[in-house]
Formats: sequence, structure tokens, C1' cells
RNA sequence: AAAGCAGAUCGGUCAACCGCCUUGAAUAGGAGGAAAGUCCGGGCAGCACAGAGCACCAUACAGGUUAACGGCCUGGCGGCAGAAAUGUUGCGUCACCGCUAUAGAGACGAGUCGCCUUCGGGCGGGUGGAACGAGCAUACUAUGGGCUGCAAACUCAUGUAAACCAACGUCUGAGACCUGCUCGGUCGAGUUGGAGGGUAGAGCGCGAGAGAAGCGUGCAGUAAUGUACGUUCGAGAUUAAUGGUUGACGCCCGAAAGGGUACAGAACCCGGCUUAUAGAUCUGCUUUUAUU
Repeated sequence: AAAGCAGAUCGGUCAACCGCCUUGAAUAGGAGGAAAGUCCGGGCAGCACAGAGCACCAUACAGGUUAACGGCCUGGCGGCAGAAAUGUUGCGUCACCGCUAUAGAGACGAGUCGCCUUCGGGCGGGUGGAACGAGCAUACUAUGGGCUGCAAACUCAUGUAAACCAACGUCUGAGACCUGCUCGGUCGAGUUGGAGGGUAGAGCGCGAGAGAAGCGUGCAGUAAUGUACGUUCGAGAUUAAUGGUUGACGCCCGAAAGGGUACAGAACCCGGCUUAUAGAUCUGCUUUUAUU
């Protein structure tokens, strides 16, 4: 340098103007590495539940990791692909129960042909993956699993809640309770009225949050991961905001004009897996060639 293998990171930037969502209001904040599929695991919620067992489902080399996992890490053995780096795939057990096509006399029950025999049996041929040696799962063993999901659950409301308007009030105390009244005491941030006939739904859960969180450094560990310290954070909508225009720049194609700039869009929240993804960058390894 070329070809290849493995892993990691980024995945447009800036400015102006006009908007949208959250909030009392803003000069504050406002999509992703996958927000996706909803495939595993957990938090959270409701219901169920004395204990034990059966059934059912899932998992299955060994060890480790974790809140948990069917994920991840390390290691072992075998098959397949590759020249190699490497990739991919499989691996609990056979005492019980059952299966082992075709072929073969016979497939776990026994017993055919030939030879030998001390008459107990032995050896050999043929078929077949396997002829007594075994293999396999539906069998067994071990471990785990109660069911349903935020359309959960709870609160308000069904000529009325919420929202809207007004008055009064928020420690100078409206209002409520003790009680029929006054005093006194206790609680206390809302209470009362109106309009309207537009909407049947509204609030909470629900994010100012904050957690199994991210990042950096040190330490332990081969690693996954753990731990200590420091530091950072702030969408919360419900038909659903996170946008549009213009200018400048970056990158790609093109001689130029010009064109393009991937996959994609939160919906209670996390950890994984899988799938989609233009382009760019970095690290390690393998082989070949060349030079010193």
C1' cells in the first nucleotide's frame, strides 16, 4: 500500500425572522440511535394468593454478571465456511416411558443361516446409522414462571365536573367543624356568585424530574460488571407541540448550471434483543506485495 475481519464513535453547523408546546409568565426548556418492532426482562398498578403437589409454559456445555432476563461476558468440545484473522451452528440425562422409516429373520422383545461345541453356549456371514454397543424426545432431571396491564389504578362529573368571568380571601385568615346562637377552641387556601348551552368528558398517574440515569477519573476484574469521588440533567403533549422561510458554511455528484444530504418521529418509565440507516471517522487483527 492493497484485500479482508472484528469493534467503537458521529450521523449536519451557525445566524435572522415568523410560529407551535410546557409554565402564572418567560429572556427557561422542547425527539432518537434506533423514539420503530412490541420479541424478552424489570419497576409501577389492580386483582388473586395458608402450605404443598399435579398439570402447563419457558430455559438447558461450564463458570461468571445483573434489579431481572431467554440478555451480556469469559472459557471448553464438536460440525460447517474461509488461506488466515474470523464467522456461524450445536452441546443437561437415558434408570423409567416410548420411538428408531427403508433394508433385514429379528430394532431392544428375541432370534435366522453357516460352522464349532464339554450341549451351558460360542464364533462368523448378510441387512442397516445402529444387531445389544446405542441414538432421540413427546420421557426424565434441574431452574424459573400467579393473572392482567397506564384504555392499569385513584378522584370529580352525568343540565353538570373542568375551563371562563366577577367578588371576597391567602397568617391583617375567606371559609369549615365543635353547636341552635354568642364567646372560645381546632383546622385552614380557597370560598361564593354569574354567564354560557360550545364540549362529555375532566383531573391524577405523568416527569422541577433524579434515577437499577448519563459522562469523566481512580481502584478491583481477562471481560461483562462492580465500586469511590467529581460533574451534568429539567419534552410531557392526548389528535397530540418539537416546525417553516431566508442567508452563510460543511459533505457528496457534476466541466458548469445545478442537484442531493440516510433511516426515521417520544405517548408511564427503565435494561436488553431484533430490524432500518446515505455518508464520515477512529482502533485492533489477518494475508499478500514493496521498501528500510